This is a predicted structure of a 73-nucleotide RNA (transfer RNA) from a Myxococcota bacterium.
The sequence is in RNAcentral, with records from ENA.
Rfam family: tRNA. About the family: Transfer RNA (tRNA) molecules are approximately 80 nucleotides in length. The family's RNA type in Rfam is transfer RNA.
Model confidence (mean pLDDT): 81 of 100.

RNA sequence: UGGAGUGUAGCUCAGUGGGUAGAGCGGGAGUCUGUUAAGCUCCGGGUCGUGGGUUCGAACCCCACCGCUCCAG
Numbered sequence: 001u002g003g004a005g006u007g008u009a010g011c012u013c014a015g016u017g018g019g020u021a022g023a024g025c026g027g028g029a030g031u032c033u034g035u036u037a038a039g040c041u042c043c044g045g046g047u048c049g050u051g052g053g054u055u056c057g058a059a060c061c062c063c064a065c066c067g068c069u070c071c072a073g
Stems, first nucleotide, its partner, number of pairs: 001072007010025004019056001027043005049065005
C1' cells in the first nucleotide's frame, strides 16, 4: 500500500427478505436461610465505532473515515 473480516449493554455474543433492540454472565433490590452460598422473583443499563447519503422508516442498504484481526506485497 492492496484485499478480506470485524465493531451492538460492564463482559461474551444474537438480531442483516429495512418497521421505533435482545439473551447469557455480571450489577442492584426482594424472597429463602441461624449466616453465607446456591435457588426463585423483579429491576436498571446501549446516540448499534464516527460522519454523511438512500428511504415514509436504517443495527441492517450505499459512500467516506477510525479502531482491531488475518492475508498478500